[in-house]
RNA sequence: GACCCAUCCAGAGCGGCCGAGAGAUCCGGAUCGACGACGCCGCAGCAACCCCCUCAUCCCUGUCCGGCAGGGUCGGGACGGUGCUACCGCCGGGACCGAUGGAAA
Numbered sequence: 001g002a003c004c005c006a007u008c009c010a011g012a013g014c015g016g017c018c019g020a021g022a023g024a025u026c027c028g029g030a031u032c033g034a035c036g037a038c039g040c041c042g043c044a045g046c047a048a049c050c051c052c053c054u055c056a057u058c059c060c061u062g063u064c065c066g067g068c069a070g071g072g073u074c075g076g077g078a079c080g081g082u083g084c085u086a087c088c089g090c091c092g093g094g095a096c097c098g099a100u101g102g103a104a105a
Base pairs, nucleotide, nucleotide: 004102005101006100007099008098013043014042015041016040017039021032022031025094026093027092028091029090044085045084046083049081050080051077052076053075058072059071060070061069062068089097
């Protein structure tokens, strides 16, 4: 980091540092913020994308035709890789929208 796929109304906060704006962008609205937001660090937590187990049932593919092998679905887990922890991606409108994960020339 092009292209592609999935998700984005659930869930989960304390402490320290900093010091003025902040939630991606533009317009409008509502909101958070000197009772210290945003950000950074530490710890804690949430979730289950990757991952691990099972694979009873069901589906697909292969087969030496043995319910044998592989994959998927369902179910379970949370050591590890990410992510996330105000508000529906805050809301409406706009556009070469954006973010996160996976895969990947």
Record summary:
SAM riboswitch aptamer (S box leader) from Micrococcus sp., 105 nucleotides, folded computationally.